Molecule: c-di-GMP-I riboswitch aptamer
Organism: Neptuniibacter victor
RNA sequence: UCUCGAUAAUGGCAAACCAUGAGAAAUCUUGGGGCGCAAAGUCACAGAUCCCUAGUGGAUGGCUGGGCUACCGAA
Numbered sequence: 001u002c003u004c005g006a007u008a009a010u011g012g013c014a015a016a017c018c019a020u021g022a023g024a025a026a027u028c029u030u031g032g033g034g035c036g037c038a039a040a041g042u043c044a045c046a047g048a049u050c051c052c053u054a055g056u057g058g059a060u061g062g063c064u065g066g067g068c069u070a071c072c073g074a075a
Base pairs, nucleotide, nucleotide: 004073005072012037013036017032018031019030021028022027035062041068042067043066045065046064047063048060049059050058051057052055
């Protein structure tokens, strides 16, 4: 350095649900919450799914693949 990933250390993220605000909707914001996560960091690039006002439209990265970046170090 690459691969890999502990019942290790230090930290991190946050499903359902509740409240809150935005939106036509999918869904998102903030707070609570904590099912889980070693990229559950990030990018709509390919696929997939979802929404409708059907478009040169929108949403999901916690659906799969891919790109970029990153903490720790037992075997």